[in-house]
Predicted 3D model of a 155-nucleotide RNA (Lysine riboswitch aptamer) from uncultured Terrisporobacter sp.
The prediction has a mean pLDDT of 79.
It matches the Rfam family "Lysine riboswitch aptamer". Rfam's curators write: Riboswitches are metabolite binding domains within certain messenger RNAs that serve as precision sensors for their corresponding targets. On this family, see Mandal et al., Cell 2003: "Riboswitches Control Fundamental Biochemical Pathways in Bacillus subtilis and Other Bacteria".
Lineage of the source: Bacteria > Bacillati > Peptostreptococcales > Peptostreptococcaceae > Terrisporobacter.
């Protein structure tokens, strides 16, 4: 440095599903009520805000699955630092790039955290499963112990 392996293997798109949700929100009736929004600055409410109940209408975004495709085998993902881009009146929120540090991969089950969530995603434990590669043992195929992707085969 080319090529390669690892399996419920790894991303990103796309359409579709459900969930979010009969919520938020919108009309109308009726009650209460003088204050509500907001982090601050500030806006707004007797031209009836706000609040509650009744009736009719009713989403979305994010997170997730399924299938198709499309790149792939540090696939990626996680923090934490630093940049840039939007939004904002400022704090500050979102999203991207970069670096560094950890994690070999799925699985289960508990704890924490995040979530509208009993889904999912992380992070910790603990368990069998599994790829590596290195010892031992031996019936030459298998066990056993230990490593860990900056890795291993091959050229």
């Nucleotide at each position: 440095g080319u090529a390669g392996a690892g399996g419920c293997g790894c991303u990103g798109u796309a359409c579709u599903u459900a969930u979010u949700a009969g919520u938020a929100c919108u009309u109308g009736a009726g009650g209460a009520u003088g204050g509500c929004u907001g982090g601050c600055a500030a806006g707004u409410a007797a031209u009836g805000a706000u609040u509650c109940u009744c009736a009719a209408g009713g989403a979305a975004a994010g997170g997730a699955a399924u299938u198709a495709u499309a790149g792939c085998c540090g696939a990626a993902g996680a923090a934490a630092a630093u940049u840039c881009a939007u939004a904002g009146g400022c704090a500050u929120a979102u999203g991207g790039g970069u670096u560094u540090u950890c994690u070999g991969g799925a699985c289960u089950u508990a704890u924490g955290u995040u979530u509208a969530a009993u889904a999912g995603g992380c992070a910790u434990a603990a368990g069998g499963c599994u790829g590596u590669c290195a010892c031992u043992u031996u019936u030459c195929a298998a066990a056993g112990u230990g490593u860990u992707g900056a890795g291993c085969u091959a050229c």